[in-house]
Molecule: small-subunit ribosomal RNA
Organism: uncultured Bacteroidales bacterium
RNA sequence: ACAACGAAGAGUUUGAUCCUGGCUCAGGAUGAACGCUAGCGACAGGCUUAACACAUGCAAGUCGAGGGGCAGCGGGGUGUAGCAAUACACUGCCGGCGACCGGCGCACGGGUGCGUAACACGUGUGCAACUUACCUACAACAGGGGGAUAGGCUCUCGAAAGAGAGAUUAAUACCGCAUAAAACAGGGGUUCCGCAUGGGACUAUUUGUUAAAGAUUUAUCGGUUGUAGAUAGGCACGCGCAACAUUAGAUAGUUGGUGAGGUAACGGCUCACCAAGUCUACGAUGUUUAGGGGUUCUGAGAGGAAGGUCCCCCACACCGGAACUGAGACACGGUCCGGACUCCUACGGGAGGCAGCAGUGAGGAAUAUUGGUCAAUGGUCGCGAGACUGAACCAGCCAAGUCGCGUGAAGGAUGAAGGCGUUAUGCGUUGUAAACUUCUUUUGUAGAGGAAUAAAGUGUGGUACGUGUACCAUUUUGUAUGUACUCUACGAAUAAGCAUCGGCUAACUCCGUGCCAGCAGCCGCGGUAAUACGGAGGAUGCGAGCGUUAUCCGGAUUUAUUGGGUUUAAAGGGUGCGUAGGCGGUUUGUUAAGUCAGUGGUGAAAGUUUGUCGCUCAACGAUAAAAUUGCCAUUGAAACUGACAGACUUGAGUGCAAGUGAGGUAAGCGGAAUGUGUUGUGUAGCGGUGAAAUGCUUAGAUAUAACACAGAACCCCGAUUGCGAAGGCAGCUUACCAGUAUGUAACUGACGCUGAGGCACGAAAGUGUGGGUAUCAAACAGGAUUAGAUACCCUGGUAGUCCACACAGUAAACGAUGAAUACUAGUUGUUAGCGAUAUACCGUUAGUAACACAGCGAAAGCGUUAAGUAUUCCACCUGGGGAGUACGUUCGCAAGAAUGAAACUCAAAGGAAUUGACGGGGGCCCGCACAAGCGGAGGAACAUGUGGUUUAAUUCGAUGAUACGCGAGGAACCUUACCCGGGCUUGAAAUGCAGAGGAAUGAUGUGGAAACAUAUCCGCCAGCAAUGGUCUCUGUGUAGGUGCUGCAUGGUUGUCGUCAGCUCGUGCCGUGAGGUGUCGGCUUAAGUGCCAUAACGAGCGCAACCCUUGCUAUUAGUUACUAACAGGUAAUGCUGAGGACUCUAAUGGGACUGCCACCGUAAGGUGUGAGGAAGGUGGGGAUGACGUCAAAUCAGCACGGCCCUUACGUCCGGGGCGACACACGUGUUACAAUGGGAGGUACAGAGGGCUGCUACGCCGCGAGGCGAUGCUAAUCUCUAAAACCUUUCUCAGUUCGGAUCGGAGUCUGCAACUCGACUCCGUGAAGCUGGAUUCGCUAGUAAUCGCGCAUCAGCCAUGGCGCGGUGAAUACGUUCCCGGGCCUUGUACACACCGCCCGUCAA
Repeated sequence: ACAACGAAGAGUUUGAUCCUGGCUCAGGAUGAACGCUAGCGACAGGCUUAACACAUGCAAGUCGAGGGGCAGCGGGGUGUAGCAAUACACUGCCGGCGACCGGCGCACGGGUGCGUAACACGUGUGCAACUUACCUACAACAGGGGGAUAGGCUCUCGAAAGAGAGAUUAAUACCGCAUAAAACAGGGGUUCCGCAUGGGACUAUUUGUUAAAGAUUUAUCGGUUGUAGAUAGGCACGCGCAACAUUAGAUAGUUGGUGAGGUAACGGCUCACCAAGUCUACGAUGUUUAGGGGUUCUGAGAGGAAGGUCCCCCACACCGGAACUGAGACACGGUCCGGACUCCUACGGGAGGCAGCAGUGAGGAAUAUUGGUCAAUGGUCGCGAGACUGAACCAGCCAAGUCGCGUGAAGGAUGAAGGCGUUAUGCGUUGUAAACUUCUUUUGUAGAGGAAUAAAGUGUGGUACGUGUACCAUUUUGUAUGUACUCUACGAAUAAGCAUCGGCUAACUCCGUGCCAGCAGCCGCGGUAAUACGGAGGAUGCGAGCGUUAUCCGGAUUUAUUGGGUUUAAAGGGUGCGUAGGCGGUUUGUUAAGUCAGUGGUGAAAGUUUGUCGCUCAACGAUAAAAUUGCCAUUGAAACUGACAGACUUGAGUGCAAGUGAGGUAAGCGGAAUGUGUUGUGUAGCGGUGAAAUGCUUAGAUAUAACACAGAACCCCGAUUGCGAAGGCAGCUUACCAGUAUGUAACUGACGCUGAGGCACGAAAGUGUGGGUAUCAAACAGGAUUAGAUACCCUGGUAGUCCACACAGUAAACGAUGAAUACUAGUUGUUAGCGAUAUACCGUUAGUAACACAGCGAAAGCGUUAAGUAUUCCACCUGGGGAGUACGUUCGCAAGAAUGAAACUCAAAGGAAUUGACGGGGGCCCGCACAAGCGGAGGAACAUGUGGUUUAAUUCGAUGAUACGCGAGGAACCUUACCCGGGCUUGAAAUGCAGAGGAAUGAUGUGGAAACAUAUCCGCCAGCAAUGGUCUCUGUGUAGGUGCUGCAUGGUUGUCGUCAGCUCGUGCCGUGAGGUGUCGGCUUAAGUGCCAUAACGAGCGCAACCCUUGCUAUUAGUUACUAACAGGUAAUGCUGAGGACUCUAAUGGGACUGCCACCGUAAGGUGUGAGGAAGGUGGGGAUGACGUCAAAUCAGCACGGCCCUUACGUCCGGGGCGACACACGUGUUACAAUGGGAGGUACAGAGGGCUGCUACGCCGCGAGGCGAUGCUAAUCUCUAAAACCUUUCUCAGUUCGGAUCGGAGUCUGCAACUCGACUCCGUGAAGCUGGAUUCGCUAGUAAUCGCGCAUCAGCCAUGGCGCGGUGAAUACGUUCCCGGGCCUUGUACACACCGCCCGUCAA
């Protein structure tokens, strides 16, 4: 300098992700309405609904300088009442003037948007086819007559409105005559021009027709004709300007012509005649809706929506029709006719038209005063003064909009009080906010002053000259308005609300409520700790307003020209041929329609944008410029597109050559199978199924053999093969028809591509007519299955399946992928050709398949056969459901097909992929999971726990696995939480403060079931004191609660599971969720390891480290041990002693697939291998990853919230937790001879012990009692039983079994009734090995035998936790059941299969 100023997203589908897609929000706007609130001003705005109906007033009059006149008003004059005042009468004499005649106006201004889809409007042209009163300029003229009629007068009719008759009268009203420059019509002549018809000018040329009005104040104003202008209209045309095709054909004045009429003018505008045209898929006709534009809102724009106010045009004036007058109307405040409605009426008849301004009713969510003035601007009339003017200018009402101002400013911390919150007596917040101090005075109130708008015009007087203009002086004219504005005084004085606070979206806490009340624009909040409901405090936003509702645009690229898509999300027509249309190869020339450039006209004003200026600012206004992207005209350019003419060959087609194929149509032929028939053989079944039955069969089936017949379909070849437009096409042969590729380059010369309508083809099923019918087989029948089974399975079986002709016209008609052309790495297989001598190999063309680069895609995937890159044409889509339904139409014999909505309803529906979970999916693997075994449970009795029932109470919790001998490892009282009864209320226990007192405890007595109450007695300490300590009482702050919520929690625990998993960092892959690692192969008890590997490492788990047990060494020996030595006893490590052994308890060693053999790459595996106490984790224990089950526990403890406070707290006595028709779980004892009884004999380990264990002695049948001793423990003590030996019993309800009951006792304890254990004697129940089903266990294990301990006065212990003794069987194996791990697959599940979901019925 040019160009200009310009573009944001979010929420919501999912467990999470990406996409598609709808819904919703944030913005702006409005003639708005509603809710709450409200100080002022300026500017602009105000019936969007009923073009519904209207009371009342006003909105169009004016001119006496056109006229006759004179009703009313004022003045004058005259007369009468004697004068005056006053009254009455007469008089048009004057000012003026009702009504009337006449002129002009009333066609403007103002209102509304009914109608109108149209030359109505907009824009641009044309009229050679027209008009224009008033106005301007020019030219010319105005002579002379006539007859009427309103009014007024006299009458008549009528309720009224009004009408009628007679005589009389005027004009700038009306009518002849004259004149005709001029005009018009016709003829002649001259001349010029044009876009066709044609037009203009001139003429001393000719014929015909047509004019006039006067008034007056003498200034002037009018009249007639013509031309020109101006203004205003009329007509025609191009282009633009709604929806619906579920409106496809419309039209007889219709289209055109000739002639005539009519009009201001063209024209079927009208008429007569002639012709048969005209419009239409580029949407006629019909239906519906609608005034159009300038502009307004929104938008980055392109667009979309709107047309209120202002301006232009149109249309309308109660509804419909018609003309008259006039320059102009088919006339808002004119006429006539018809209609509806309202009003008056004497019932005969009349009157009216607010979509003018106010106003009323009605309608409605909703829209104002029955105001002032013509002062200004403008209009009509008038010579003028002036009159009229609801146009206009003002005022009033309304936050209904835009803009502006104010409601104070500065200082002020004890951060006041109050409120609210809180971790609670300390803080935080409201908050510099207030109070208080200082200041200001916009606004307000009061007072005073006070405009502009009047540039001008009127009247009067004057000056100048060009005699109708200019100027001067003076007079007068203001509704708004005593308003704007200015000054003075007073005093913070008069002035803040609304909405919101879960996310989107700025702003958070408390209380109340408890899926209630309610909120909500979308997602969604509310079921007892709600930032979402209601209130409060606080905060945020905007502010004289703030929210809500309605509507429009935006966001929405969600109709996509800018700027979308169609494999799977909605969407490619089933396929071809082809009409219109759209698009189109190379080259030359012409043209100039499209295109591009310059210029001119237009695009009204207002509006918009920019500059400047004026109202105190702004809104608002003024002025200048720009834009107005458009249309028209003109001049030029010629690349591209088009048109015309010519040429070309590569697109397309033709020919020729030799091929190819389940391509089509028709005819003929063939064998196998099936069924049937006949005959033979043959005999009892066949057939069918998961298993059966129906069915067939001794009247001979099935099977088998032969022959015959029938219809349908064509084994092998056969393929990821081939052909065809698609549907589709398969035995063989023949005929006819068609296609396609290759090779060649002879011919044509763009003949092409696509293709709305149209035409044709079009599987199966279906329909019609006629055949045919072997098989198979809807419907149907029977048999099964099943709860049922109108199914799946079986036996039959009709339409149909087949043929001919005709219809139908649909399919997941799919590559879910329209057709054509060009371009863009390759590799491999295959089909048909061609080239090269060739079957190898290679090249090339056309097809058909598999991979894959670039690229594309949401991804899956596609990828020269595109879903890539481009072009052309067609078809289709725009959230899910309703619904491919309804109605209409077309087609069809019908079935039905094609076309194809809306109401209503939801916030999603959907695609692809991911991680899980699941599967009566798959693969691999493990576990006492099954199997193989041993022993049990389930049957009996009892013990114990639970459910249920009962009860005053049977306290509470635990409830599949993972509750039920569980919390409880000790319920007679206590425990105890439950029930009944009796007491206490600062309390049974803890503590602070204040006050009072000197007691209290205790002892004794009384009452009592006790707690407790009460009486008596003894009766404080330190200090001089104040006071302190202690105790009691009183008051107070507190306490107390096994009350609720384990779904508010901590902690702890169960379970999956001692299963092998669960994750992270970095890197890599993927848009992403995520993946990889952690997968694969082998291996392991193991994600244990090895190998491989876009992964490399790491963490929590596994393993190891720890304890115990098994072997051993060293050290150390007392209470343990005793080999050697010594002593001693009835006997004994009893004693001295020893440190060897056992043992004790501390530290070490040892085991690692280390060695060998074989297999294996390795890891590792195998071996009655070696060695070793032990061999492949030696056995056992402790140890429990990320997480799941809102798993369990508020009653172990702790703790938030809620609840109770003379009780839901606490003390005491008694009862209950122990009930008992029953059901279940866990156990004990048994049912016996591998046993019971009796007698004898032997061997542990681990523990306990002082209100204890107790040797030993005595007593008792015994439980036990009485003495006595040792031991605070390797010292003393509590201590085995199965086993073994001998004997008895002999298969039975027993010498089995021991329940139950009776009696007598012992022990503990305050107390054994409810409710203890044990002993003895007696009694002697069920039970003879247990249905379905089910549990445990793989070695020192199961089984079996006893012993100890905790709790505890005692014990309901057969339970729990430990200890040792004796001591087995079996495991082929992984098909199945259960549980688990890894990989993979499907999924519409994710609260995750106890899921989701469909139908019917009910509420």